Predicted 3D model of a 75-nucleotide RNA (transfer RNA) from a Thermoproteota archaeon. The coordinates come from a structure-prediction model, not an experiment, and the mean pLDDT is 82. It matches the Rfam family "tRNA". RNAcentral holds the sequence, with entries from ENA.
RNA sequence: GGGCCGGUGGUCUAGCCUGGUUAGGAUACCGCCUUGACAUGGCGGGGGCCGCGAGUUCAAAUCUUGCCCGGCCCA
Numbered sequence: 001g002g003g004c005c006g007g008u009g010g011u012c013u014a015g016c017c018u019g020g021u022u023a024g025g026a027u028a029c030c031g032c033c034u035u036g037a038c039a040u041g042g043c044g045g046g047g048g049c050c051g052c053g054a055g056u057u058c059a060a061a062u063c064u065u066g067c068c069c070g071g072c073c074c075a
Stems, first nucleotide, its partner, number of pairs: 001074007010027004020058001029045005051067005
């Protein structure tokens, strides 16, 4: 330098192909219930506008494009 894959709450992850209801789940954290107490379990809560920018569109996490970061391969 070239090709491919990935970037979504503190952490992990689904959703993207096929644009359209408040971005879903697990875990961690906080509160309540349950217990003699703890653990487990149940219920509830806070936390992300989707790596950054531009474009297309009535509407973009999703499509197009530039860049940044990480991984793999080729040279």